Model confidence (mean pLDDT): 78 of 100. TPP riboswitch aptamer (THI element), 95 nucleotides, folded computationally. The sequence was found by an Rfam model in a public genome assembly. Rfam family: TPP riboswitch aptamer (THI element). Its family is annotated with thiamine pyrophosphate binding in the Gene Ontology.
RNA sequence: CGUCAUCGACAGGGGCGUCCGUUUAUCCGGGCUGAGAAGCACCCUUUGAACCUGAACCAGAUCAUGCUGGCGGAGGGAGUCGGGAACCGGGGCAG
Numbered sequence: 001c002g003u004c005a006u007c008g009a010c011a012g013g014g015g016c017g018u019c020c021g022u023u024u025a026u027c028c029g030g031g032c033u034g035a036g037a038a039g040c041a042c043c044c045u046u047u048g049a050a051c052c053u054g055a056a057c058c059a060g061a062u063c064a065u066g067c068u069g070g071c072g073g074a075g076g077g078a079g080u081c082g083g084g085a086a087c088c089g090g091g092g093c094a095g
Base pairs, nucleotide, nucleotide: 001089002088006083007082008081009080010079011045012044013043014042016039017032018031019030020029021028051076052075053074057070058069059068060067
């Protein structure tokens, strides 16, 4: 010096379902799952299972639902800069 656990800045990407409340709608209230179900929040950014497509898919469970598993490491998918330990690698100086 590189690599790199990791941290930060800026920038970017993404989802928001289901059931009930006289229920058509709602970002109002409550139940369910979840990091997040409209939050000055949360998650993810190529080391990419955040998220989308297939999919009005298949199986199981549930009051119901991407609720669980399969599909599936399938196809897509949003990044730069800076700080920075050990190990490892490279270079240099001195003895």